[in-house]
RNA sequence: GGAGUCGGCCAGACAGUCGCUGCCGGUUAGCCGGCGGAGGAAAGUCCGGGCUCCACAGGGCAGGGUGCCAGGUAACGCCUGGGAGGUGUGAGCCUACGGAAAGUGCCACAGAAAACGAACCGCCGAUGGCCCUUCGGGGUACAGGUAAGGGUGAAAAGGUGCGGUAAGAGCGCACCGCGCGACUGGCAACAGUUCGCGGCACGGUAAACCCCACCCGGAGCAAGACCAAAUAGGGGAGCAUUGGCGUGGCCCGCGUCGCUCCCGGGUAGGUCGCUACAGGCGUGCGGUGACGCGCGUCGCAGAUGAAUGGCUGUCCUCGACAGAACCCGGCUUAUCGGCCGGCUCCCUUG
Numbered sequence: 001g002g003a004g005u006c007g008g009c010c011a012g013a014c015a016g017u018c019g020c021u022g023c024c025g026g027u028u029a030g031c032c033g034g035c036g037g038a039g040g041a042a043a044g045u046c047c048g049g050g051c052u053c054c055a056c057a058g059g060g061c062a063g064g065g066u067g068c069c070a071g072g073u074a075a076c077g078c079c080u081g082g083g084a085g086g087u088g089u090g091a092g093c094c095u096a097c098g099g100a101a102a103g104u105g106c107c108a109c110a111g112a113a114a115a116c117g118a119a120c121c122g123c124c125g126a127u128g129g130c131c132c133u134u135c136g137g138g139g140u141a142c143a144g145g146u147a148a149g150g151g152u153g154a155a156a157a158g159g160u161g162c163g164g165u166a167a168g169a170g171c172g173c174a175c176c177g178c179g180c181g182a183c184u185g186g187c188a189a190c191a192g193u194u195c196g197c198g199g200c201a202c203g204g205u206a207a208a209c210c211c212c213a214c215c216c217g218g219a220g221c222a223a224g225a226c227c228a229a230a231u232a233g234g235g236g237a238g239c240a241u242u243g244g245c246g247u248g249g250c251c252c253g254c255g256u257c258g259c260u261c262c263c264g265g266g267u268a269g270g271u272c273g274c275u276a277c278a279g280g281c282g283u284g285c286g287g288u289g290a291c292g293c294g295c296g297u298c299g300c301a302g303a304u305g306a307a308u309g310g311c312u313g314u315c316c317u318c319g320a321c322a323g324a325a326c327c328c329g330g331c332u333u334a335u336c337g338g339c340c341g342g343c344u345c346c347c348u349u350g
Base pairs, nucleotide, nucleotide: 001346002345003344004343005342006341007340008339009338010337012315013314014313015312016311017310018309020037021036022035023034024033025032026031039321043332044331046330047329048328049327050326051220052219053218054217058252059251060250061249063216064215065214066213067212068082069081070080071079072078083097084095085094086093087092098211099210103209104208105205106204107203120150121149122146123145124144127143128142129140130139131138132137158176159175160174161173162172163171177200178198179197180196181195182194183192184191185190224272225271226270227269234263235262236261237260238259239258243257244256245255246254277299279298280297281296282295283294284293285292286291316319
């Protein structure tokens, strides 16, 4: 100097003028003044909760979710650290990461054959058969043996080497691989220049069915509570203690005595919920870290047909994606530009 990777921050600024809105104060009403007024994702509605109601609400089945280990958290499918596998020269990044020896299913085409088996080209033919024979043997490849060599394929009964055999084969042996056990380290997942036993279950796939472990009431702020007003306490049908109803389905239990459907009529107005909390910031201590504890400090939008907009001027990094509707913790998606820091690789110079 270049390229990369990980983490953090900002989110156009300033001034003038008119306009909107929450709270507070003043004002007879009008109105005036002060302090405030959309995001890092407010988005998706994908997870988890707080809160409200069923409701005082138990057990089971079905169903659903997660899936290495240990922690964090109110909790999670999130986050942190570690392990294993993969990937990159590396810093790093990714993982839908329990079980294939419980069972079932699937693996196109090619290939002899895709999992109890089986042989296309080959190899042997010692033994038996057939033919010849100078009786030494030779031939044949029929029976039989074989899967080491070749071919097909993503994958073909573990790999390399030596011995052995008629030719071969874990057939035997050595090492590697695999399985089981012990020991050592680690809380654990796991790991091992460790030791022993075994020729060894002959592939893959569970984001296929399935098995295993753990977790799970439901509905949702249009929840729900209160006030005011209006009307038709109307009409019809069904079930009825062997029953009906009770916030997903079914069963048991429990509670209750009524419940369900159709037609028709009235109101749809206001207040609360509605923002002080698992809160933000600073700092000390503990921890590898997520985070926790202590102290100090701050209050940071609450609309309801839906509030922050219009105009002018200046600056510059020239402004992308984009607007709260009960709230919070995450994940995912979209995205212009700027700033700061750690680490890795390459080139050059000293």
Bacterial RNase P class A from an Ectothiorhodospiraceae bacterium, 350 nucleotides, folded computationally. Its Rfam family is "Bacterial RNase P class A". By type it is a ribozyme. Rfam links the family to the GO terms dimeric ribonuclease P complex, tRNA processing and ribonuclease P activity. The sequence was found by an Rfam model in a public genome assembly.